About this RNA:
Predicted 3D model of a 183-nucleotide RNA (Lysine riboswitch aptamer) from a Desulfobacterales bacterium. The model forms 100% of the base pairs in the Rfam consensus. Its mean pLDDT, the model's own confidence on a scale to 100, is 78. It matches the Rfam family "Lysine riboswitch aptamer". Rfam links the family to the GO term lysine biosynthetic process.
[in-house]
RNA sequence: UGCAAGAGUUGAGGCGCGGUGCUGAUGAGUAACCGCAAGAGAGGAGAGCAGGCUCCGUAGCUGGAUCUUGCGGCGAAAGGGUGGACCGCCGAAGCCCGCAAUCGACCUGUUACGAAAGCGGGCUGGGCCUACGGAGAAGAUUCGUAGGACUGUCACGGUUUUUCCGUGGAGCGCUCUCUUGGU
Numbered sequence: 001u002g003c004a005a006g007a008g009u010u011g012a013g014g015c016g017c018g019g020u021g022c023u024g025a026u027g028a029g030u031a032a033c034c035g036c037a038a039g040a041g042a043g044g045a046g047a048g049c050a051g052g053c054u055c056c057g058u059a060g061c062u063g064g065a066u067c068u069u070g071c072g073g074c075g076a077a078a079g080g081g082u083g084g085a086c087c088g089c090c091g092a093a094g095c096c097c098g099c100a101a102u103c104g105a106c107c108u109g110u111u112a113c114g115a116a117a118g119c120g121g122g123c124u125g126g127g128c129c130u131a132c133g134g135a136g137a138a139g140a141u142u143c144g145u146a147g148g149a150c151u152g153u154c155a156c157g158g159u160u161u162u163u164c165c166g167u168g169g170a171g172c173g174c175u176c177u178c179u180u181g182g183u
Base pairs, nucleotide, nucleotide: 001182003181004180005179006178007177008176011174014090016089017088018087019086020085022083033073034072035071036070037069038068039067040066043056044055045054046053047111048110049109050108051107052106093124094123095122096121097120098119099118102115103114104113125151126150128148129147130146131145132144133143134142135141153169154168155167156166157165158164
């Protein structure tokens, strides 16, 4: 030392990523509950199914568990998200596939649905905009795919070699430090 390999995890990208409280909107005058009216009604409820167990009801009259519709009363919450604070960080983080302890939900079994710590593999450098699609109550937000310019980084080429321009690649990268080797 403009080279190679290994190790460390040093640092950077910027409307940068994620988490936890607080906050006041949305959710919503919605769901649930109660009352009235009309209709159905002998069965119904506890996640579907099977078995069990428990509860409510089953008309002589009054009535009648449960379900549907309308009107009225009362009236939430969760998820997501705004604002600022604090915390952890720069594969930060997100998504997909497979396995999955466990929870939702009286018992046993089984299955479906939803959530899911953890493990393995794969993709994406980053934020933004547009289009399409998924989630969502939603013109909020978020996720995926494609395109576009921007930005950071490295390589190559050009240049006025200060710098700027063009093309291309990927974070298993780049920068920094150390060690070994080469020169």